Model confidence (mean pLDDT): 77 of 100. Predicted 3D model of a 266-nucleotide RNA (Bacterial large signal recognition particle RNA) from Syntrophomonas sp.
RNA sequence: CCGUGCUAGAUGGGGAAUUAGCGGUGCCCUGUAACCUGCAACCCGCUAUAGCAGGGUCGAAUUCCUGAGCUGAGGGUCUAUCUUGUGGGGUCCGGCUGGAAGAAGUGGCGUAGAAGUUCGGGUCCUUCGCAAUGGGGCACUUUGAACCGUGUCAGGUCCGGAAGGAAGCAGCACUAAGAGGUUAAUCCCAUGUGACGAAGGGCAGCCUGGAUGGAGCUAACUGUUCCGGUAACGCCCGGAAGGUAUUUUCGAAGCCAGGUGCACGG
Numbered sequence: 001c002c003g004u005g006c007u008a009g010a011u012g013g014g015g016a017a018u019u020a021g022c023g024g025u026g027c028c029c030u031g032u033a034a035c036c037u038g039c040a041a042c043c044c045g046c047u048a049u050a051g052c053a054g055g056g057u058c059g060a061a062u063u064c065c066u067g068a069g070c071u072g073a074g075g076g077u078c079u080a081u082c083u084u085g086u087g088g089g090g091u092c093c094g095g096c097u098g099g100a101a102g103a104a105g106u107g108g109c110g111u112a113g114a115a116g117u118u119c120g121g122g123u124c125c126u127u128c129g130c131a132a133u134g135g136g137g138c139a140c141u142u143u144g145a146a147c148c149g150u151g152u153c154a155g156g157u158c159c160g161g162a163a164g165g166a167a168g169c170a171g172c173a174c175u176a177a178g179a180g181g182u183u184a185a186u187c188c189c190a191u192g193u194g195a196c197g198a199a200g201g202g203c204a205g206c207c208u209g210g211a212u213g214g215a216g217c218u219a220a221c222u223g224u225u226c227c228g229g230u231a232a233c234g235c236c237c238g239g240a241a242g243g244u245a246u247u248u249u250c251g252a253a254g255c256c257a258g259g260u261g262c263a264c265g266g
Stems, first nucleotide, its partner, number of pairs: 001266006009058003012030004020047005035055005064259004069255003074250003079245006086238004092234001094233001095230007104222003107218003116212008124201006130194002132191006139182005149174004157166003
């Protein structure tokens, strides 16, 4: 060095979770040339040589073992930050909003005269008058009675010998009660009435006129100060989900480097 047969070992590994811990089933990642059967999540098997039981295959190497080595899927963790929901707060020179003050700026009024002072008038109340409006009376007028109103009463009736007389329907005229109309004047009553008048009262405020006075007045907008309110938003506190960056940890897989037994024969 070659061949044959063995043995250690291998026949996937890892993360999170669970667990006193380890491994497995289940979840996720990686990966394949990576076996079979049985067991098992209110679970199964074990105890630092930490799955058990049974069977098979490969086998000292491209497959086994080691590495503070390099690259590195993926998972966990720490911190920061961002976004979106969510619960709460009312401490904020925030936002929004109510009130007050003040008058720096803008605006408006003011020398065609501001504020202030003063004198009147009005607005308000009482009484009266006048007017207006409405109603009624009075007045005027029209109509108005089958009989039970008046007058006149044709015809007819009655009394009478006659003269004459009596009652009296219709018609006509008039009128009472009643009904309708007119309103010039007059009287009475009333009033959510009045560009009215008289007298008295009131006169705080407001409006208005005069006098005086001689430069301010106002507070609509901005700004300032103070006192509140609110919680859509900002802000603060708590918690959730997701993204990004960072710290740290585990780490599949790949690369690199190193290591690996026994017997027999040639």
The model forms 88% of the base pairs in the Rfam consensus. It matches the Rfam family "Bacterial large signal recognition particle RNA". The family's RNA type in Rfam is non-coding RNA gene. Lineage of the source: Bacteria > Bacillota > Eubacteriales > Syntrophomonadaceae > Syntrophomonas. It is recorded under the gene name ffs.